About this RNA
The RNA shown here (Glycine riboswitch aptamer) has 101 nucleotides and comes from Alkalilacustris brevis. It was read from a public genome assembly, where an Rfam model found it. It matches the Rfam family "Glycine riboswitch aptamer". About the family: This family represents the bacterial glycine riboswitch. Rfam links the family to the GO term glycine biosynthetic process. The prediction has a mean pLDDT of 78. The organism belongs to Alkalilacustris, within Bacteria.

[in-house]
RNA sequence: GGGUCGGAUACGGGAGAAUCCGGCGGGCGCCCUGCGCCGCGCCGGUGCCGAAGGAGCAACCGCCCCGGUAAACUCUCAGGCGCAAGGACCGUUUCGGCAAA
Numbered sequence: 001g002g003g004u005c006g007g008a009u010a011c012g013g014g015a016g017a018a019u020c021c022g023g024c025g026g027g028c029g030c031c032c033u034g035c036g037c038c039g040c041g042c043c044g045g046u047g048c049c050g051a052a053g054g055a056g057c058a059a060c061c062g063c064c065c066c067g068g069u070a071a072a073c074u075c076u077c078a079g080g081c082g083c084a085a086g087g088a089c090c091g092u093u094u095c096g097g098c099a100a101a
Base pairs, nucleotide, nucleotide: 004101005097007095008094010092011091012090013089018046020045021044022043023042024041025040026038027037028036029035030034047081048080049079053077054075055074056073060068061067062066
């Protein structure tokens, strides 16, 4: 110095699970002083999903106590359950870094 690497930018790809029930509001329709309807909002409930984030741990390591410690595994706090959006992660582009290996 370059590559891996890890960071950022842009583009592309990217799963699962009720567009369930109730209340209030809003809107619309009608045979209009109450009835019906709505991929409208808020609140609550039940069921469900795992791939933002978060939490847990096996081998192993530290003499022991006890502690440290990964994931796409587990949990489901958070988040989500039409499309869209978001999305771990993957590919490409560009920029910059040398902390670790």